[in-house]
RNA sequence: UGAAAAAGGCAAACUUUUUGAAAGAAAAGGACGCAAAACCACGGGCCUAAGUAUUUGUUUAUAAGGCAGCCGGGUCACCGGA
Numbered sequence: 001u002g003a004a005a006a007a008g009g010c011a012a013a014c015u016u017u018u019u020g021a022a023a024g025a026a027a028a029g030g031a032c033g034c035a036a037a038a039c040c041a042c043g044g045g046c047c048u049a050a051g052u053a054u055u056u057g058u059u060u061a062u063a064a065g066g067c068a069g070c071c072g073g074g075u076c077a078c079c080g081g082a
Base pairs, nucleotide, nucleotide: 001080002079009034010033014029015028016027017026018025019024032069038075039074040073042072043071044070045067046066047065051062052061053060
């Protein structure tokens, strides 16, 4: 650095089951895409709001819950090119 190629890898939506308060996650099927779509919530952003506080209220605020396939950063890494 990702033109061409080989070995391969991951797997969006959706469906089923499980799990969770939810967002979401896990497994199986399935492929929209991905050269880090591997890992880490560190900065920003986004989602949820159980609990807590608040309210006349079924309101509002809030992450200690999430998203790494939103961006940046960190760590490690296959193959090829230079």